[in-house]
Context: one part of a larger RNA
RNA sequence: CUGGGCGUAAAGCGCAUGUAGGCGGUGGGGAAAGUUGGCUGUGAAAGCUCCUGGCUUAACCGGGAGAGGUCGGUCAAAACUUCUCGACUAGAGAAUGGUAGAGGAAGAUGGAAUUCCGGGUGUAGUGGUGAAAUGCGUAGAUAUCCGGAGGAACACCAGUGGCGAAAGCGAUCUUCUGGCCCAUUUCUGACGCUCAGAUGCGAAAGCUAGGGGAGUGAACGGGAUUAGAGACCCCGGUAAUCCUAGCUGUAAACGAUGUAGACUGGGCGUUGGCGGGUUCAAAUCCGUCAGUGCCGAAGCAAACGCGAUAAGUCUACCGCCUGGGGACUACGGCCGCAAGGUUAAAACUC
Numbered sequence: 001c002u003g004g005g006c007g008u009a010a011a012g013c014g015c016a017u018g019u020a021g022g023c024g025g026u027g028g029g030g031a032a033a034g035u036u037g038g039c040u041g042u043g044a045a046a047g048c049u050c051c052u053g054g055c056u057u058a059a060c061c062g063g064g065a066g067a068g069g070u071c072g073g074u075c076a077a078a079a080c081u082u083c084u085c086g087a088c089u090a091g092a093g094a095a096u097g098g099u100a101g102a103g104g105a106a107g108a109u110g111g112a113a114u115u116c117c118g119g120g121u122g123u124a125g126u127g128g129u130g131a132a133a134u135g136c137g138u139a140g141a142u143a144u145c146c147g148g149a150g151g152a153a154c155a156c157c158a159g160u161g162g163c164g165a166a167a168g169c170g171a172u173c174u175u176c177u178g179g180c181c182c183a184u185u186u187c188u189g190a191c192g193c194u195c196a197g198a199u200g201c202g203a204a205a206g207c208u209a210g211g212g213g214a215g216u217g218a219a220c221g222g223g224a225u226u227a228g229a230g231a232c233c234c235c236g237g238u239a240a241u242c243c244u245a246g247c248u249g250u251a252a253a254c255g256a257u258g259u260a261g262a263c264u265g266g267g268c269g270u271u272g273g274c275g276g277g278u279u280c281a282a283a284u285c286c287g288u289c290a291g292u293g294c295c296g297a298a299g300c301a302a303a304c305g306c307g308a309u310a311a312g313u314c315u316a317c318c319g320c321c322u323g324g325g326g327a328c329u330a331c332g333g334c335c336g337c338a339a340g341g342u343u344a345a346a347a348c349u350c
Stems, first nucleotide, its partner, number of pairs: 003322004007304002012318001014201004021194003025088002028085004033081002035077007042069001048066007091191001092188003095184004103177007110154001115149007125136002162169002206247006215241002220236004258317006266295011299306002323350003332343004
């Protein structure tokens, strides 16, 4: 070392691309590295196992035989792995013809609402709450009508609907652009799967520089509540929220469930295709592929529950866990402008 695990008990990297590495479809020929067998060399002594002898016995000691290997040489075998040659099409990819979509980037445009400004009408309140007060208002508010400015977000449609690797994406139009799916079975012919390092993307908050700033609103001020109120409630309100260019790299980044593939009764929805049947045309109906949900057989599970979108039965590869606290910490390394991030102990204690 040959363990057991990872939905909720400790444990799946936030997500992807991909190098080394690991693993790899069907049938045929060859080689013989791994593999298997025969023969042979070597494997000191002591030790180990068996037989036997010597100390009164044992331990101990002497003699003989055997075993003992990731070993070397040689001769064979060819099922499996490997290498090689040539072939195939079920994996993978391409082509052709179609569909759907808040997928991404840039630009343009629109209406509703809030706020502010100007003007008209109009007069004493308004606003807010459990009740109030602070606040606003006779320098004319609130209400109402007209006009204007500006910023942010896009009601209805809207749906366990859609798209995206994840983060995420929702007004309309245009341009550029990525991916999926379906049908045909036309082409290539294993070109594949996974992936330590590495690289890229990565909500919100935060940081740098320059803009912008309607509403909301950390901090802050005030009014209440209260024993107190550093809060919950109310009136204000700066940063922030928005844009551009960079940085940061973390979240209950969750399906708390890594990726890929195969297999294993069913039932009911829904989204996008295709085929069949029906119809004037549809819808209903049947089949099938790809998604997305609910309920459940077997099975699994500590239970909850999962159940073809598996947590069932298997395979390949990666990541991770190993009692609680100390500790998502210290020190050191690397990264960052900083905030901090990442990697990550020990003493001690139960």

A computed fold for a 350-nucleotide part of an RNA from an uncultured Chloroflexota bacterium, annotated as small-subunit ribosomal RNA, central domain. The RNAcentral record of the full RNA draws on ENA, Greengenes and SILVA.